Source information: This is a predicted structure of a 353-nucleotide part of an RNA (large-subunit ribosomal RNA, domain IV) from a marine metagenome. RNAcentral holds the full RNA, with entries from SILVA.

[in-house]
Context: one part of a larger RNA
């Protein structure tokens, strides 16, 4: 010096990104407990006060010796109650620094974000706000079910179950709610038309050569290649429907008897032009916005405003009591975290051996 412990004067977060780490706290019994709530909880809330031996008296539980008396003589009643013991309390006394004497054993509160919760997860750097989850929708499935498994079959899960079943998605208790747009993409129906494949179909042409004209040339029958019309499926266009389907959800200009501001007009362009709520938010560049509480002082935090660069409704919106090894801020106690270091205890390092 290094690691693992013990103690500390005064002060008490001043440290430090952040009270990381330590320290408080801690058991049992009495008292006493706010907000707010989904009426269960919040709670152990907080937040006081007791606690050890010894001795006496009582009280009251538990056993029940001894004795007595009765008669229906029995394993019978009834009535005393010593002795030991248990429990809660009282009243006196003792020691000690210290009585839940050791170990073991919550630190408390105030607010606010996310995520209802218990739960699962990155075996070895992340436990969370991720995932799951009960609820909630939509959607597919009528049984030889949909759907998956399997190369195919076969068989198997689905399920020895039947729509209050299963399966696939999305969303995540609960409360209040969930707007406008079917032009794009998707999905689902309709069956008129247009278009359109393999296939059928075979007008009609080509090659070839018996054959016939023979100047030129035509040409059966088979062989063979090519091939119109014409018949027709889905799809796709067409024609509706659909948002808890993917998915969108405007801009410029005037205008009120101070200003400002625009309830009100005009225009252009869309399939429609953000509704309710919330909003410098886990989302706000500008920005440490502005104003308020909180500090002596606060780029964080709480409460407002609304100018949302770029919120918004089940890729859910607002809200929420419980609940978290969550994260954010703020206050009690408490502390060698600090001011600022000391001293002790082990083990190592270092020096003989």
């Nucleotide at each position: 010096c290094u690691c693992u412990c013990g103690u500390u004067a005064a002060g008490g977060a001043a440290c430090u990104c952040g009270g990381c780490a330590a320290a408080u706290u801690a058991u049992c019994c009495u008292c006493g407990u706010a907000a707010c709530u989904u009426c269960g909880g919040g709670a152990g809330a907080a937040g006081a006060g007791g606690a050890g031996c010894c001795a006496c008296a009582g009280a009251u539980g538990g056993u029940g010796a001894u004795u007595a008396c009765c008669c229906u003589u029995g394993c019978g009643g009834u009535a005393u109650g010593a002795g030991c013991u248990g429990u809660a309390g009282g009243u006196g006394g003792c020691c000690g620094c210290a009585g839940a004497g050791a170990a073991a054993u919550g630190g408390c509160c105030c607010a606010g974000g996310c995520g209802a919760c218990u739960g699962u997860u990155u075996a070895c750097c992340a436990a969370a706000a991720a995932c799951a989850c009960a609820g909630c929708a939509c959607u597919a499935u009528g049984c030889a079910a949909a759907g998956c498994c399997u190369a195919a079959a076969c068989g198997g899960c689905g399920a020895a179950g039947u729509a209050u079943a299963u399966g696939g998605u999305g969303u995540g208790a609960u409360g209040c709610c969930u707007g406008c747009c079917c032009a794009a993409u998707g999905c689902c129906a309709a069956a008129a038309g247009g278009u359109c494949a393999a296939a059928g179909g075979g007008a009609g042409g080509g090659g070839u050569u018996a054959g016939c004209u023979u100047u030129u040339g035509c040409g059966a029958a088979g062989c063979u290649c090519c091939g119109a019309a014409c018949u027709c499926a889905a799809g796709c266009c067409c024609u509706g429907g659909u948002g808890a389907a993917u998915g969108g959800c405007g801009g410029c200009c005037g205008u009120a008897a101070c200003u400002a501001u625009a309830a009100c007009g005009g225009u252009c362009c869309u399939a429609a032009g953000g509704u309710a709520g919330c909003g410098a938010a886990a989302u706000u560049c500008c920005u440490u916005g502005u104003c308020g509480g909180g500090u002596a002082a606060g780029u964080u935090c709480c409460g407002a405003c609304c100018u949302g660069c770029a919120c918004g409704a089940a890729u859910g919106g607002c809200a929420u009591a419980a609940c978290g090894a969550u994260c954010u801020g703020g206050g009690c106690g408490c502390u060698g975290u600090c001011u600022c270091a000391a001293c002790g205890a082990g083990a190592g390092a270092c020096u003989c051996g």